Context: one part of a larger RNA
């Protein structure tokens, strides 16, 4: 390559936007570039297939057919794809209604909690452990009034809950956005996918400035044979914050790419619609859009999955190809730096 595959065996890119490029929804003319057909030319001998024949056979050799599956050129067909005119509305948008939620942002604010300051009252212990011990206390401590400052988190509600494309997101107020639903008013394929390329992108880390609680490093104290550990008492980095400015990687996970269409049922929930029933009762169906359980075919190696498919198919993209060596060396690009992207091969089993 061909052909398999990719939840867990080797693989789904962290996400999402979107460029080139693939893919493309009904119906009607044309046109005829693919695409079918028949004509014509070429397709150089040898070779390769066939039949025959020649060398005692056979490798060789002749000789005749076939083929050379191609290109070029004309005539036609028009069903699919292309173009290209025009039409439609169910995909996709917009509008008008209403509804939802820890979506986002920044500035304002509440309130318990915790340290610390000052002040009272009090007196001898607190703290801490399996037990103890540092520790912290008569220079008055733990406890407890009141009063002030500080930074950071939002108890109850709380959920198998909601919301975001993912990383993620909870106290309240204000500002942006976004989804679903329901009317079918409107535009008339406007669409899906997406190399390159561009935006976010958790915790650490990195420059600069704040720092209550917590807390790697590191100091005691215990335990212990030893404890560079677990458990205490303390505490720097930092976190968490903020603001700007980098890093750009995670078991960035459902270890499942995205999008469309089909395909048995059962239950639970959230957000809307309808229609019945029902006022003292808070429901019944059915419906659209999300979120879980079980589960029928059918997939699977099984483990499981099963309308949030890992079935049944389409269209596009990214990955895989024995373990090690190694996500290493080398080169290149980004970064301040830590290091990230790409990414081998000798040798080895």
């Nucleotide at each position: 390559u061909u052909g398999g595959g990719u939840u867990u065996a080797a693989a789904g890119g962290g996400u999402c936007c979107g460029u080139a490029g693939g893919c493309g929804g009904a119906c009607u003319g044309a046109u005829a570039a693919g695409u079918c057909a028949g004509g014509g030319g070429u397709g150089a001998a040898a070779u390769c297939c066939u039949a025959u024949a020649g060398c005692u056979c056979a490798a060789c050799u002749a000789u005749a057919g076939a083929a050379c599956u191609g290109c070029c050129u004309u005539u036609g067909a028009u069903a699919c794809u292309g173009u290209u005119a025009g039409u439609c509305u169910u995909g996709a948008g917009u509008g008008a209604g209403a509804u939802u939620g820890a979506g986002g942002u920044a500035g304002c604010u509440g309130g318990a909690a915790u340290g610390a300051g000052u002040a009272g009252u009090g007196u001898a212990g607190c703290g801490g452990u399996g037990a103890a011990a540092u520790g912290c206390a008569u220079a008055g401590a733990u406890a407890u009034u009141a009063c002030u400052c500080a930074g950071a988190a939002c108890a109850c509600c709380a959920a198998u809950u909601g919301c975001g494309a993912a990383g993620g997101c909870a106290g309240g107020u204000a500002c942006c956005a976004a989804a679903u639903c329901u009317c079918u008013a409107c535009u008339g394929a406007c669409g899906c996918u997406c190399a390159g390329g561009g935006a976010c992108g958790a915790a650490a880390g990195c420059g600069u400035g704040g720092g209550a609680g917590c807390g790697a490093a590191c100091a005691g104290g215990a335990u212990u044979a030893g404890a560079u550990a677990c458990c205490c008492u303390g505490g720097u980095a930092g976190u968490u914050c903020c603001a700007c400015g980098c890093c750009g990687u995670a078991a960035a996970c459902g270890a499942u790419g995205a999008u469309u269409a089909c395909u048995c049922g059962u239950u639970u929930u959230u957000g809307g619609g309808u229609u019945c029933a029902a006022u003292u009762g808070a429901g019944a169906a059915c419906u659209c859009a999300g979120a879980g359980g079980c589960u029928a075919a059918g997939c699977g190696a099984a483990a499981g999955u099963g309308a949030u498919a890992a079935g049944u198919a389409a269209u596009c993209c990214a990955c895989c190809u024995g373990g090690g060596g190694a996500g290493u060396a080398c080169g290149g690009c980004c970064g301040c730096a830590a290091g990230g992207c790409u990414g081998a091969a000798a040798c080895u089993c």

The part of an RNA shown here (small-subunit ribosomal RNA, central domain) has 349 nucleotides and comes from an uncultured Bacteroidota bacterium. The full RNA is in RNAcentral, with records from Greengenes. It matches the Rfam family "Bacterial small subunit ribosomal RNA". Model confidence (mean pLDDT): 81 of 100.